[in-house]
RNA sequence: AGCGAAGUAGGAAUUUGUGCGUUAAGUUGUCAGCGGCUGGGGAGUCGCCCUGAACCGAAAAGUCCGUCGGAAGAUUGGGCUUGCGAUACAUUUUCCGCACCCGUUGCU
Repeated sequence: AGCGAAGUAGGAAUUUGUGCGUUAAGUUGUCAGCGGCUGGGGAGUCGCCCUGAACCGAAAAGUCCGUCGGAAGAUUGGGCUUGCGAUACAUUUUCCGCACCCGUUGCU
RNA backbone atom coordinates (compact mmCIF):
# COMPACT_ATOMS: atom_id res chain seq x y z
C1' A A 1 0.00 0.00 0.00
C1' G A 2 -3.96 -3.62 -1.52
C1' C A 3 -7.88 -6.97 -0.04
C1' G A 4 -10.59 -8.84 4.14
C1' A A 5 -12.36 -9.20 9.58
C1' A A 6 -14.08 -7.79 14.54
C1' G A 7 -16.58 -4.59 17.76
C1' U A 8 -21.63 0.54 19.69
C1' A A 9 -26.24 2.63 21.13
C1' G A 10 -29.88 -0.43 19.68
C1' G A 11 -33.49 -3.61 16.57
C1' A A 12 -36.12 -8.47 15.09
C1' A A 13 -37.38 -13.42 16.25
C1' U A 14 -37.06 -17.09 20.18
C1' U A 15 -36.76 -19.87 25.53
C1' U A 16 -37.88 -19.51 30.59
C1' G A 17 -39.24 -16.84 34.95
C1' U A 18 -41.43 -12.85 37.81
C1' G A 19 -44.71 -8.89 37.38
C1' C A 20 -48.32 -4.92 35.56
C1' G A 21 -53.02 -3.78 33.31
C1' U A 22 -57.89 -5.69 31.81
C1' U A 23 -61.95 0.20 36.80
C1' A A 24 -56.83 0.83 30.57
C1' A A 25 -51.83 2.05 32.61
C1' G A 26 -48.55 0.41 29.04
C1' U A 27 -47.47 -0.23 23.70
C1' U A 28 -47.51 2.05 18.26
C1' G A 29 -47.68 6.81 15.86
C1' U A 30 -47.28 12.65 16.24
C1' C A 31 -45.09 17.19 18.30
C1' A A 32 -41.61 19.60 21.60
C1' G A 33 -36.61 19.81 24.47
C1' C A 34 -32.32 22.34 21.67
C1' G A 35 -31.87 16.87 27.54
C1' G A 36 -28.83 12.21 27.34
C1' C A 37 -26.44 7.99 24.70
C1' U A 38 -24.21 6.37 20.29
C1' G A 39 -17.68 0.45 17.60
C1' G A 40 -10.99 1.58 21.12
C1' G A 41 -10.13 7.47 20.20
C1' G A 42 -12.23 11.87 17.65
C1' A A 43 -16.36 14.02 15.26
C1' G A 44 -21.40 13.15 14.42
C1' U A 45 -26.22 11.37 12.08
C1' C A 46 -31.06 10.46 8.61
C1' G A 47 -29.77 6.03 14.75
C1' C A 48 -31.35 5.12 19.92
C1' C A 49 -33.04 6.61 24.81
C1' C A 50 -35.31 9.92 28.33
C1' U A 51 -38.82 13.73 29.75
C1' G A 52 -43.20 16.47 28.64
C1' A A 53 -47.75 17.44 25.74
C1' A A 54 -52.05 16.56 23.07
C1' C A 55 -54.34 12.48 20.23
C1' C A 56 -55.91 7.43 19.33
C1' G A 57 -57.35 3.29 22.10
C1' A A 58 -58.64 -2.91 23.77
C1' A A 59 -61.40 -9.08 26.04
C1' A A 60 -62.81 -11.11 28.97
C1' A A 61 -64.50 -16.02 30.87
C1' G A 62 -64.83 -19.74 34.71
C1' U A 63 -64.54 -20.93 39.84
C1' C A 64 -64.02 -20.43 45.37
C1' C A 65 -64.42 -17.42 49.78
C1' G A 66 -66.49 -12.97 51.88
C1' U A 67 -70.55 -9.33 51.93
C1' C A 68 -75.84 -8.14 50.79
C1' G A 69 -80.42 -10.98 50.05
C1' G A 70 -86.08 -15.12 52.48
C1' A A 71 -84.81 -16.86 47.66
C1' A A 72 -83.56 -16.05 42.73
C1' G A 73 -79.62 -13.33 42.47
C1' A A 74 -76.22 -9.03 43.15
C1' U A 75 -71.18 -7.39 44.30
C1' U A 76 -65.70 -1.39 41.87
C1' G A 77 -64.10 -6.82 48.56
C1' G A 78 -60.35 -10.94 48.06
C1' G A 79 -58.12 -15.69 46.02
C1' C A 80 -57.28 -19.26 42.00
C1' U A 81 -57.44 -20.97 36.73
C1' U A 82 -57.67 -19.91 31.48
C1' G A 83 -57.40 -15.86 28.24
C1' C A 84 -56.44 -10.91 26.37
C1' G A 85 -52.47 -6.44 25.80
C1' A A 86 -47.92 -3.87 19.48
C1' U A 87 -47.73 -4.85 28.20
C1' A A 88 -42.73 -4.25 31.88
C1' C A 89 -38.18 -6.37 33.71
C1' A A 90 -34.65 -10.29 33.81
C1' U A 91 -33.04 -14.53 30.97
C1' U A 92 -31.72 -18.51 26.51
C1' U A 93 -30.47 -18.90 21.41
C1' U A 94 -30.08 -16.89 16.46
C1' C A 95 -29.92 -12.89 13.10
C1' C A 96 -29.36 -7.52 11.88
C1' G A 97 -26.54 -3.13 13.36
C1' C A 98 -20.94 3.47 12.13
C1' A A 99 -22.05 6.15 6.91
C1' C A 100 -16.37 10.50 8.09
C1' C A 101 -11.06 10.51 10.14
C1' C A 102 -7.77 7.51 13.04
C1' G A 103 -6.94 2.93 15.53
C1' U A 104 -7.18 -2.93 16.32
C1' U A 105 -6.63 -7.56 13.72
C1' G A 106 -5.67 -11.38 9.36
C1' C A 107 -3.52 -12.29 4.56
C1' U A 108 -0.40 -10.44 0.56

Background
This is a predicted structure of a 108-nucleotide RNA (THF (Tetrahydrofolate) riboswitch aptamer). The prediction has a mean pLDDT of 78. It was read from a public genome assembly, where an Rfam model found it. It matches the Rfam family "THF (Tetrahydrofolate) riboswitch aptamer". Rfam's curators write: Tetrahydrofolate (THF) riboswitch was first reported for Ames et al. as an RNA motif in 5' untranslated (5'-UTR)regions of folate transport and biosynthesis genes in Firmicutes genomes.